Transfer RNA from a Solirubrobacterales bacterium, 82 nucleotides, folded computationally. The coordinates come from a structure-prediction model, not an experiment, and the mean pLDDT is 81. The sequence was found in a public genome assembly. The source organism's lineage runs through Bacteria, Bacillati, Actinomycetota, Thermoleophilia and Solirubrobacterales.
[in-house]
């Protein structure tokens, strides 16, 4: 240096251009069982002025009415050749 995989919310991790604040699973938060606690079991788990609004999907741009998803450039990681 080349070829390839890959970076998503508090951790993992899935994710056709619209049905995505985005499955599930762990952690937290609230609450129910209990003498307590664990275990389980139920809600919640980005942000507000919450029938909606608004920011997020490595990092800046691009394409399209619409981009985690498509295109370009850099960054980092993993493997493979050199």
């Nucleotide at each position: 240096g080349g070829c390839g995989g890959g970076g998503u919310u508090c951790c993992g991790g899935a994710g056709c251009g619209g049905u995505c604040a985005a499955a599930c699973g762990g952690g937290c938060u609230c609450g129910g069982c209990u003498g307590u606690a664990a275990a389980c079991c139920g809600a919640g788990u980005g942000g507000c002025u919450c029938u909606g609004c608004c920011u997020u999907c490595g990092c800046a741009g691009g394409u399209u009415c619409g981009a985690a998803u498509c295109c370009u450039g850099c960054c980092c990681c993993c493997g493979c050749c050199a």